The part of an RNA shown here (large-subunit ribosomal RNA, domain IV) has 393 nucleotides and comes from a Halanaerobiales bacterium.
The coordinates come from a structure-prediction model, not an experiment, and the mean pLDDT is 83.
The RNAcentral record of the full RNA draws on ENA.
Context: one part of a larger RNA
RNA sequence: GUGUUGUUAAGGAACUCGGCAAAAUGAUCCCGUAAGCUAGCGAGAAGGGAUGCCAUGACAGAGAACAGGGAACAGAUGUUCAGGUGGUGGAGAAGGAAAUCUGGAUAUGUGUUCUCUGUUUUCUGGAAGUGGCCGCAGAGAAGAGGCUCAAGCAACUGUUUAGCAAAAACACAGGUCUCUGCUAAAUCGAAAGAUGAAGUAUAGGGGCUGACGCCUGCCCGGUGCUGGAAGGUUAAGGGGAACUGUAAGAUUUAGGUCGAAGCAGAGAACUUAAGCCCCAGUAAACGGCGGCCGUAACUAUAACGGUCCUAAGGUAGCGAAAUUCCUUGUCAGGUAAGUUCUGACCCGCACGAAUGGCGUAAUGACUUGAGCGCUGUCUCAACAACACACCCG
Repeated sequence: GUGUUGUUAAGGAACUCGGCAAAAUGAUCCCGUAAGCUAGCGAGAAGGGAUGCCAUGACAGAGAACAGGGAACAGAUGUUCAGGUGGUGGAGAAGGAAAUCUGGAUAUGUGUUCUCUGUUUUCUGGAAGUGGCCGCAGAGAAGAGGCUCAAGCAACUGUUUAGCAAAAACACAGGUCUCUGCUAAAUCGAAAGAUGAAGUAUAGGGGCUGACGCCUGCCCGGUGCUGGAAGGUUAAGGGGAACUGUAAGAUUUAGGUCGAAGCAGAGAACUUAAGCCCCAGUAAACGGCGGCCGUAACUAUAACGGUCCUAAGGUAGCGAAAUUCCUUGUCAGGUAAGUUCUGACCCGCACGAAUGGCGUAAUGACUUGAGCGCUGUCUCAACAACACACCCG
C1' cells in the first nucleotide's frame, strides 16, 4: 500500500445518477391495527408490551394407607328340590324314616382378585397472579421481515435473451372476428400415409385483444375479403376468310407475266372460362377520422353565422402523459431552496376507443417521487485483526 473483517466522538444521506453498499428490523406469546376493497383481502398493516432464575400457585397425573360400596371366583356351613345307595317294612308289592353319595337352586359368613367413591399422605408437572434473586443486558450466543405515503406500467401465479437485458416484453383466464358439416378446415409429406382425432360446431384451426368494472363513436372513397352476374375486356383451344411461296400449264415484245390441284407458310371474322372493369356488403378487416373568415354593450373569447374540401371530419374518456418540440409551459402542493414528483389547467408540435379507451382491490428481485427508522455513503477520517505486497535475515 491492497484485500477481507470489526469498532468509532459529534452530525445523520450533507454522499451519489440513484441510500449503491452498509447499518437497522428479525423468534414466540399478548394487546392493537387505517384508507381502500373484487368483501377474499389489505394485515405480520402500522404501533405497543412480555420473555431469565427461585418459590407459591388453581388444576392435572402417578403412588401408598385407611374406610365404605359393587362385581367375579374359590371352598365352607345351613335350608330345600331331584336322583341313587342304603335300610326298615311286608307273603310279595306299594310307601318310605335315620344315615350317606351326586347334581341344581338359595341364604349366610370367610378368603382372593378387580373396580368405584371418600379421607389422609408422598412425589411429579404447573396457567394466571403473587413474592423473592442476580446481571449493563433474560428470544442474554447463532439462525430469523425495515416500515410508511404517493404515482406509472402490467390484472394476477407463471415465461424469457444457457454466457452483459427478468422487464412495462411473452404467456394467461376472459372477449371478439373468421374458416371448418367430417375423407372437415389447417399442417407434414412428389406419394402412400400421418397429425387434427379414435375428436364432430359447447368441436377443431387461424388472426387480434388481454382479469374485472364502465364502455368501445363516425367513415366502405382507397386496399383486402365475401356475394353477384347483365354489359365491357380477356388465354390456350376451336375456326378458317383474304394473302404468300412453290409448281403442271398458259401467254409473251422472249426480259417476263398469269397460274388449277397438291404441299408449305402466314392468318382475319366468329366461338370461348376464371380474373379484371362493374354492382353491392363488410372496420373487434388493413386503415382514415379537415381548412379559412366573421360575430356578444369594456376587453377577451365565441354558444352563432358564412364559405371551401372530404368517404367521414376524433364522439365518450383521458391529456406537458412511458406520448408535449417550444418547455424547467402556467398555477397550486411538498423543500430554506424542487429541470425530477404530485394535483390541476388544455395552447393534444404529434392521445383516443379490442395496433382497444378510461378506471381498478390484490400482486411485482419492475420504474419514479417523498418521509420515518438506521447507519463510515458522507463531513473526514482513525484504530484494530488477518492475508498479501514490501523490507531485513